The RNA shown here (transfer RNA) has 73 nucleotides and comes from a Candidatus Woesearchaeota archaeon. The organism belongs to Candidatus Woesearchaeota, within Archaea. Rfam family: tRNA. The family's RNA type in Rfam is transfer RNA. Gene Ontology term of the family: triplet codon-amino acid adaptor activity. From the family's description: Transfer RNA (tRNA) molecules are approximately 80 nucleotides in length.
[in-house]
RNA sequence: GGGCCUGUGGUCUAGCGGUUAUGACGCAACCUUCACAGGGUUGAUGUCCCCGGUUCGAAUCCGGGCAGGCCCA
Numbered sequence: 001g002g003g004c005c006u007g008u009g010g011u012c013u014a015g016c017g018g019u020u021a022u023g024a025c026g027c028a029a030c031c032u033u034c035a036c037a038g039g040g041u042u043g044a045u046g047u048c049c050c051c052g053g054u055u056c057g058a059a060u061c062c063g064g065g066c067a068g069g070c071c072c073a
Base pairs, nucleotide, nucleotide: 001072002071003070004069005068006067007066010025011024012023018056027043028042029041030040031039032038049065050064051063052062053061
């Protein structure tokens, strides 16, 4: 330098172009305990990597970037 793949809360992850973006772990508060652990209840946390385009409507489709991975040179 070229090709392919991936990018979604702190981490991992689901998500046919259409409702309020899903779940687990983690975190906080409360209950339980003398206390811790465990368990229970409730809650907070997302510019869906960035910019632009298509569309009535985009996390999803298209283009260009950026980052990471694999392969080739």